[in-house]
RNA sequence: GCGUCGGUAGUUUAGUCUGGCCAUGACACGGCGUUGCCAACGCUGUAACCCGGGUUCAAAUCCCGGCCGACGCA
Numbered sequence: 001g002c003g004u005c006g007g008u009a010g011u012u013u014a015g016u017c018u019g020g021c022c023a024u025g026a027c028a029c030g031g032c033g034u035u036g037c038c039a040a041c042g043c044u045g046u047a048a049c050c051c052g053g054g055u056u057c058a059a060a061u062c063c064c065g066g067c068c069g070a071c072g073c074a
Stems, first nucleotide, its partner, number of pairs: 001073007010027003020057001028046006050066005
């Protein structure tokens, strides 16, 4: 340099192929319940689509460019 794959809450992860309701689950954190207290458990809440542009009524998802990472080729 070329190619392939990936980047989503504080951490991890699904969703992307085939665009559409409030973006999924777990951990963490806050509140409530339960308990004599704690833990555990149950309910509930907080918080995220790498950046810029394009297409579209509508983009995490499609297209273009860029950045970062992994792997392969040279």
Transfer RNA from an archaeon, 74 nucleotides, folded computationally. It was read from a public genome assembly. Its mean pLDDT, the model's own confidence on a scale to 100, is 83. Rfam family: tRNA. Gene Ontology term of the family: triplet codon-amino acid adaptor activity.